The prediction has a mean pLDDT of 83. The RNA shown here (c-di-GMP-I riboswitch aptamer) has 81 nucleotides and comes from Sideroxyarcus sp. Rfam family: c-di-GMP-I riboswitch aptamer. Its family is annotated with cyclic-di-GMP binding in the Gene Ontology. The source organism's lineage runs through Bacteria, Betaproteobacteria, Nitrosomonadales, Gallionellaceae and Sideroxyarcus.
């Protein structure tokens, strides 16, 4: 360059829970804290998923999420062979 990652090194994220604060919710921001994570960086383009405030007699419905559920596109740290 491309693969690969039960090997090393320096760092990096932060799950449940708490507290505060946005939000109909889902869930999200912040501090504390770590279950894990080699793309647990980034985009909702494609499937899942969750939520339903609007809309709807109801059934349902997303223009709201979830990138830590998977696919893909950018984009990168280290690196034994």
């Nucleotide at each position: 360059u491309c693969a690969c990652c039960c090997a090393c090194u320096u760092g990096g994220c932060a799950a449940a829970c708490g507290u505060a604060c946005c939000g109909a919710a889902a869930g999200g921001u912040a501090c504390g804290g770590a279950c894990g994570c080699a793309a647990a960086g980034u985009c909702u383009c494609c499937g899942g998923c969750c939520u339903a405030a609007g809309g709807g007699a109801a059934a349902c419905u997303a223009c709201g999420g979830u990138a830590g559920c998977g696919g893909g596109a950018c984009c990168g740290c280290g690196a034994c062979a």